[in-house]
RNA sequence: GGCAGAGGUGCGUUUUUUAUUAGUAUUUUGGUGGAUGUUCCGAAGAACAGAAGAAACCUUUAGAAAGGAAAAAACGCCGAAGGCGUUACAGACUUCGGGGGUAAUUGUCUGGCUGCAUAGGCUAAUAGCCGUGUGACUGUCAUCUUUUAUAGAUGGAGAGCUGCC
Numbered sequence: 001g002g003c004a005g006a007g008g009u010g011c012g013u014u015u016u017u018u019a020u021u022a023g024u025a026u027u028u029u030g031g032u033g034g035a036u037g038u039u040c041c042g043a044a045g046a047a048c049a050g051a052a053g054a055a056a057c058c059u060u061u062a063g064a065a066a067g068g069a070a071a072a073a074a075c076g077c078c079g080a081a082g083g084c085g086u087u088a089c090a091g092a093c094u095u096c097g098g099g100g101g102u103a104a105u106u107g108u109c110u111g112g113c114u115g116c117a118u119a120g121g122c123u124a125a126u127a128g129c130c131g132u133g134u135g136a137c138u139g140u141c142a143u144c145u146u147u148u149a150u151a152g153a154u155g156g157a158g159a160g161c162u163g164c165c
Base pairs, nucleotide, nucleotide: 001165002164003163004162005161008078010077011076012075013074014073015072016071017070018069026062030058031057032056036049037048038047039046040098041097042096043095044094045093081110082109083108084107085105086104087103088102089101111138112137114135115134116133117132118131120130121129122128140156141155142154143153144152145151
């Protein structure tokens, strides 16, 4: 340097079903109301709608979806993958700021999983994800102790570890 492997409630993607989202958004009828309303959020514009009646409220007719979640199956894998950052792209318009989405990127962090606590963000959400702290479990290497098997302690990190060439 190449090839092949291991960790386990292992990782990710896709499809299907189900619950939730929600009797919500939206829509129909009637009424009150009386000037604003619409675009992911804020500000300034632009466009459109509006006294042939805006927003809001009550009533009435219909009534979702996306994202996220659970289960099953299939596929790809073991920096699998995820977070932060940077760049680019798209969107119901323009500029500025912000947030979310997709993609790329050895720029950086994390061996894996899980409990508890907690700030913030996404979200309808107390579910789920992410950050920090602290435990348990687990794999691997090094050192030390110990041993019939092996077990224990400390420390490190995947650019690692094991086998073969």
Description: Model confidence (mean pLDDT): 80 of 100. This is a predicted structure of a 165-nucleotide RNA (Lysine riboswitch aptamer) from a mouse gut metagenome. The sequence is in RNAcentral, with records from MGnify.